The RNA shown here (SAM riboswitch aptamer (S box leader)) has 104 nucleotides and comes from uncultured Polaribacter sp.
RNAcentral holds the sequence, with entries from MGnify.
Its Rfam family is "SAM riboswitch aptamer (S box leader)". Its family is annotated with regulation of gene expression in the Gene Ontology.
Its mean pLDDT, the model's own confidence on a scale to 100, is 81.

[in-house]
Order: sequence, then C1' cells, then structure tokens
RNA sequence: GUUAUCAAGAAAGGUGGAGGGAUUAGACCCUUUGAAGCCUUAGCAACCCUUUAGAAAUAAAGAAGGUGCUAAAUUCUACUCAACAAAUUUGUUGGAUAGAUAAC
Repeated sequence: GUUAUCAAGAAAGGUGGAGGGAUUAGACCCUUUGAAGCCUUAGCAACCCUUUAGAAAUAAAGAAGGUGCUAAAUUCUACUCAACAAAUUUGUUGGAUAGAUAAC
C1' cells in the first nucleotide's frame, strides 16, 4: 500500500510502584482496594490454519501450530459530505479521515 473486520466474546497469579484509556484538544472513566511495563498460567475469537462437502463461490466442524485479544462501541466528541428531524444551531443515521488487527 491492497483487501477484510472492528456495539459479540474472554482474567487470575507473580513482579513492579504511578500512571493509564493510540495521537492533539475537550469530556468521561479506570487506578495505591495497586496504573503502565515484564513474566507465568488460563481463557476468548477464528484472520492464517486443519478436516469434510463442492468445479468454484461457499458452507459445516475443529483448535495442534502462527498472530491477535481478554473495562467501557475503536470509551465518547471533534473534520468534511449527504439524508432526515426539530427549528438557527442542535440532534439522529450513513459516509469520509484517523487508528487497531489479520492476510498478502
């Protein structure tokens, strides 16, 4: 960079000792009843993967292995565009941007 997905699901222990929720701003939240990081074990999911069916698309089942993940929608809002509603700057929905993960 391309494609796909992102309101579901799944935590304990050890170590550590003050921050964390991607970034900027705001809001809100988690946190000394112990944050981040690191380690161990467990789990979730099913992208790659395995098996079966199939010409393929795809579907069903599985979880050994490679990743990922295990507070809150990607915590919410912002910017632009469109539609709708209320009525003059707000709300809702969709999209774009940004981000995360996987495969290439």